[in-house]
Context: one part of a larger RNA
RNA sequence: UUGGGCGUAAAGGGUUCGUAGGCUGUAUUUUGCUGUUGAAUGUUAAAAAUCAGAGCUUAACUUUGAAAAUGCAUUCAAAACGUUUAUACUUGAGUACGAAAUAGGACAAUGGAAUUUUACAAGGAGGGGUGAAAUCCGUAGAACUGUAAAGGAAUGUCAAAAGCGAAGGCAGUUGUCUGGGUCGUUACUGACGCUAAGGAACGAAAGCGUGGGUAUCCAACAGGAUUAGAUACCCUGGUAGUCCACGCCGUAAAUUAUGAGUGCUCAUGCUUAGAUUUUUUAGGCAUUUAGUUAACACGUUAAGCACUCCGCCUGAAGAGUAUAAUCGCAAGAUUGAAACUC
Numbered sequence: 001u002u003g004g005g006c007g008u009a010a011a012g013g014g015u016u017c018g019u020a021g022g023c024u025g026u027a028u029u030u031u032g033c034u035g036u037u038g039a040a041u042g043u044u045a046a047a048a049a050u051c052a053g054a055g056c057u058u059a060a061c062u063u064u065g066a067a068a069a070u071g072c073a074u075u076c077a078a079a080a081c082g083u084u085u086a087u088a089c090u091u092g093a094g095u096a097c098g099a100a101a102u103a104g105g106a107c108a109a110u111g112g113a114a115u116u117u118u119a120c121a122a123g124g125a126g127g128g129g130u131g132a133a134a135u136c137c138g139u140a141g142a143a144c145u146g147u148a149a150a151g152g153a154a155u156g157u158c159a160a161a162a163g164c165g166a167a168g169g170c171a172g173u174u175g176u177c178u179g180g181g182u183c184g185u186u187a188c189u190g191a192c193g194c195u196a197a198g199g200a201a202c203g204a205a206a207g208c209g210u211g212g213g214u215a216u217c218c219a220a221c222a223g224g225a226u227u228a229g230a231u232a233c234c235c236u237g238g239u240a241g242u243c244c245a246c247g248c249c250g251u252a253a254a255u256u257a258u259g260a261g262u263g264c265u266c267a268u269g270c271u272u273a274g275a276u277u278u279u280u281u282a283g284g285c286a287u288u289u290a291g292u293u294a295a296c297a298c299g300u301u302a303a304g305c306a307c308u309c310c311g312c313c314u315g316a317a318g319a320g321u322a323u324a325a326u327c328g329c330a331a332g333a334u335u336g337a338a339a340c341u342c
Base pairs, nucleotide, nucleotide: 004313005312006311007296008295012310014202015201016200017199021195022194023193025089026088027087029086032083035081036078037077038076039075040074041073042072043071050066051065052064053063054062055061092192093189094188095187096186097184098183099182104178105177106176107175108174109173110172111155116150117149118148119147120146121145126137127136163170164169207248208247209246210245211244212243217241221237222236223235224234259309260308261307262306263305264304267287268286269285270284271283272282273281274280275279291298292297315342316341324335325334326333327332
C1' cells in the first nucleotide's frame, strides 16, 4: 500500500493567478496502433514445491516422469474503450450588444457634528474623579456660558440576517481614472475547460526603517488609591504607537475552525439585483424532508449521492523546540527532527 480519514476528536494551505503534471464535452464520422485484448512460437537453468509412480520393512529420505511457471521477446490479428490524425457540432468556456445594482480599488477636492487647545467677554469658588477617596486643575480667576480661531483624527442618523470584494477587507459628500460580477436577448468563436507541485502577486493588527504629523486614545513609565503585598484591576497624568508618504515584515481563533470545480437530489417563509410579473436566473438568510453524522448538528450556500485535481493527518509530551538551509535591517518567519518519559 491493499483498506482510513480532515466542521467540533490529529488533519483544508490566509487568498488568488498560473507553469509542469493529473483529469477532461458531443459524433452509428475518420487515420494510425505505442496503451488494451486475443492467438502462435521462443524463453522462463537445475534443485525445491505440486501431481502420478518407483526404491530402502514403513516414514523421513532418495529417485523417475508429468504439469505448472506472474512475466519478457518476436510474429499475426481485433478496434469497443484509452490515445492519436482529420472533419464537424453546441450544451461547457469565452466574446459582442442592451440594462440595472454595488462601503470593490486608486488619486484629488471638500462638508458638518464632536473632543482638545488658544484668545476675548461674562462668571466668582469650586471643579474633576470614585464603591469611598486621593493624586490632579483652580482667587496668578478653574469649572460653567458666549463669540472667534487653530489643528488632527473619525465619519452620527440612513444601516439592514442589506451590498461589494479572491481573501485580508471596504461606510460623510463630490469629481477623475479603474476592476469584477449579475440579468436579458439574439449573434459570434468552437472544448479554447477543471485543478494546480514548484513559482508569482496580494495579505488585519502589531512591529521595523526614513521623513512628516500628533486632536483623541494610549503599551512603557510616574503618581494616587486598594491590598498582608499589588510590579494589577480603579483614578490622575503620560511617551512610543495610533494618522500620512515611501520601503520592509508575511503572521492571526487569516474561522464557515468546513480547499477548488462539475453534475444530481423534497418543501415552506423572508430578503437583494434583474427579466417576465403565473414564474425564473444569480446572490443573502431562517425552518426543515430524505439522506448523512459518535453526537452536536449539516441539509440545493450539504457535513447528502458521485467524479476530477491539490493540500494535510497517523498516541501524548518532548516541540513548532534543536540543527541545517532560505528569507529578513531587526523582531522573527518558512521548512522541521531525535533522544528521554508515559
A computed fold for a 342-nucleotide part of an RNA from an uncultured bacterium, annotated as small-subunit ribosomal RNA, central domain. Rfam family: Bacterial small subunit ribosomal RNA. The coordinates come from a structure-prediction model, not an experiment, and the mean pLDDT is 85.